The RNA shown here (transfer RNA) has 77 nucleotides and comes from a Patescibacteria group bacterium.
[in-house]
RNA sequence: GGGGAUGUAGCUCAGCUGGUUAGAGCGCGCCGUUCACAUCGGCGAGGUCAGAGGUCCGAGUCCUCUCAUCCCCACCA
Repeated sequence: GGGGAUGUAGCUCAGCUGGUUAGAGCGCGCCGUUCACAUCGGCGAGGUCAGAGGUCCGAGUCCUCUCAUCCCCACCA
């Protein structure tokens, strides 16, 4: 330098052919249970969907550019 994959909650990840309010598990907070802890049950908080722009009535999803991480190829030594 060329090509590809990934980026969604603190972590690991779903999210179908673009369509109602963005979800799960773990973790965290509170309550219940217990002498207490754990387990278990209930409730809750937590998101600019990597960034910017575009298309569209409507974008996590499609297009362009940028950034980060990873993989393959090439080049230099």
Taxonomically the source falls in Bacteria candidate phyla (Bacteria). It matches the Rfam family "tRNA". Its family is annotated with triplet codon-amino acid adaptor activity in the Gene Ontology. Rfam describes the family as follows. Transfer RNA (tRNA) molecules are approximately 80 nucleotides in length. Their secondary structure includes four short double-helical elements and three loops (D, anti-codon, and T loops). Further hydrogen bonds mediate the characteristic L-shaped molecular structure. tRNAs have two regions of fundamental functional importance: the anti-codon, which is responsible for specific mRNA codon recognition, and the 3' end, to which the tRNAs corresponding amino acid is attached (by aminoacyl-tRNA synthetases). tRNAs cope with the degeneracy of the genetic code in two manners: having more than one tRNA (with a specific anti-codon) for a particular amino acid; and 'wobble' base-pairing, i.e. permitting non-standard base-pairing at the 3rd anti-codon position. The family's RNA type in Rfam is transfer RNA.